[in-house]
């Protein structure tokens, strides 16, 4: 330099053109004589820019970063 894959919550991962989910972690409450465990509830995210579309996290193009392959 070329090609391919990826970027979503604090972490690990789903998801798909129409309200973004789970687990763990965090907070509050309940339970207990008290912890732990358990249960209920709460908060928390779509890498950036442009385009298409009534509508984009999703499709297209470009940028950045990460991973792999070729040279």
């Nucleotide at each position: 330099g070329c090609c391919g894959g990826g970027a979503u919550a604090g972490u690990u991962c789903a998801g798909u053109g129409g309200c973004a989910g789970a687990a763990c972690a965090g907070g509050u409450c309940a339970u207990u004589g008290g912890u732990a465990a358990u249960g209920a509830c709460c908060a928390a995210a779509c890498u950036c820019g442009a385009g298409u579309c009534c509508g984009a996290u999703u499709c297209u193009c470009g940028g950045u970063c990460c991973c792999g392959g070729c040279u």

Record summary: Transfer RNA from Candidatus Collierbacteria bacterium RIFOXYD2_FULL_45_13, 71 nucleotides, folded computationally. NCBI's taxonomy places the organism under Bacteria, Bacteria candidate phyla, Candidatus Collieribacteriota. It matches the Rfam family "tRNA". Its family is annotated with triplet codon-amino acid adaptor activity in the Gene Ontology. The coordinates come from a structure-prediction model, not an experiment, and the mean pLDDT is 83.